[in-house]
RNA sequence: GGGCAUGUGGUUUAGUGGUAUAACAUUCGCUUAGCAUGCGAAAGGUUCGGCGUUCAAUUCGCUGCUUGUCCA
Numbered sequence: 001g002g003g004c005a006u007g008u009g010g011u012u013u014a015g016u017g018g019u020a021u022a023a024c025a026u027u028c029g030c031u032u033a034g035c036a037u038g039c040g041a042a043a044g045g046u047u048c049g050g051c052g053u054u055c056a057a058u059u060c061g062c063u064g065c066u067u068g069u070c071c072a
Stems, first nucleotide, its partner, number of pairs: 001071005007065001010024003018055001026042005048064005
């Protein structure tokens, strides 16, 4: 330099054109004499940036960037 893939709460991750799922972590409550475990609830997301298509984009297209991988 070229090809391919990847990007989603603090971390990991699912997902499909119609207001994003779960686990862990955090906070609160219940349980305990107390802690742990367990149970319940809550908060936490500009879905990498920009532009376009569309009534509507996390999803489709283009471009840039990050990371990984292959070729030279």
Molecule: transfer RNA
Organism: Sphaerobolus stellatus SS14